[in-house]
RNA sequence: CGCCGAAUUCGUUCGUCCCUGGACGAGCGGAACGGGGGAACCACUGCGGUCUUGAGGGCCGCGGGGGCGAAUCGCCAUCCAGUGCGUUGGCGUAGCGCGACUUCCACGCGCGAGCCCGUCAGCUAACCCCGUAGGCAUAACGGA
Numbered sequence: 001c002g003c004c005g006a007a008u009u010c011g012u013u014c015g016u017c018c019c020u021g022g023a024c025g026a027g028c029g030g031a032a033c034g035g036g037g038g039a040a041c042c043a044c045u046g047c048g049g050u051c052u053u054g055a056g057g058g059c060c061g062c063g064g065g066g067g068c069g070a071a072u073c074g075c076c077a078u079c080c081a082g083u084g085c086g087u088u089g090g091c092g093u094a095g096c097g098c099g100a101c102u103u104c105c106a107c108g109c110g111c112g113a114g115c116c117c118g119u120c121a122g123c124u125a126a127c128c129c130c131g132u133a134g135g136c137a138u139a140a141c142g143g144a
Base pairs, nucleotide, nucleotide: 002136003135004134008031009030010029011028012027013026014025015024016023017022018021032132033131034130035129036128037127042122046062047061048060049059050058051057052056064120065117066116067115068114073092074091075090076089077088079086080084095111096110097109098108099107103144104143105142
């Protein structure tokens, strides 16, 4: 006597249960919080072809690219109709979590996944879309 987390709060309708009001569940709406998309200005703009210009650009094609999340990147080995930013495994690693809570440090332990969009996404006012879970419980590992 609260704490971590965006994950809270208010109103209302219906249902159930205690009973003039509450609790729980579902729906709708508001606020707040979190995430994504989205101009101008600014930033970025690989390779090939082509057109054009005073400078510079336009068009077409190829390589794809992006989001949630800590979950990235590298090395070695391995597999193959596909030779790939590929598969599988190992070792590291950006990063994250736990040891009551917040910051810094040290120590120990663990994680370092998965999913989605579909050729499209820099930033981003207006505007649009989505989310609002889960968990902890009584003397603490150490220093400030």

Description: Predicted 3D model of a 144-nucleotide RNA (c-di-AMP riboswitch aptamer (ydaO/yuaA leader)) from a soil metagenome. The RNAcentral record of the sequence draws on MGnify. The model forms 96% of the base pairs in the Rfam consensus. The coordinates come from a structure-prediction model, not an experiment, and the mean pLDDT is 75.